[in-house]
RNA sequence: UUCUUAUCUAGAGCGACCGAGGGACUGGCCCUUUGACGUCGCGGCAACCAGCCUGAGAAGGCAAGGUGCCAAUUCCAGCGGGAUCGCAAGGUCCCGGGAGAUAAGGA
Numbered sequence: 001u002u003c004u005u006a007u008c009u010a011g012a013g014c015g016a017c018c019g020a021g022g023g024a025c026u027g028g029c030c031c032u033u034u035g036a037c038g039u040c041g042c043g044g045c046a047a048c049c050a051g052c053c054u055g056a057g058a059a060g061g062c063a064a065g066g067u068g069c070c071a072a073u074u075c076c077a078g079c080g081g082g083a084u085c086g087c088a089a090g091g092u093c094c095c096g097g098g099a100g101a102u103a104a105g106g107a
Base pairs, nucleotide, nucleotide: 001107002106003105004104005103006102007101008100013042014041015040016039017038021031022030023029025078026077027076028075043070044069045068048066049065051062052061053060054059074099079096080095081094082093083092084091085090
């Protein structure tokens, strides 16, 4: 980098440093000099993998290991379809898909 599988409406923040952008992309909307984003320290959440415990199994539990995560549903939409409101433009809701993220395994 790519492929496969699973999950993505729950959960979890303080301090120091830095200094202008950030939320993947586009549009919207939002966060941000009352210091965002990022880095580091400490803390926490979760339970994918490993481990341990209970169990015949299904499954459940623990959290000292490997990752991950700690604004907003993956912030919302993007493609297709359906329901509904509207003369229309368009609005609202639902389903599927796409894209993305994370884990585990493979190439």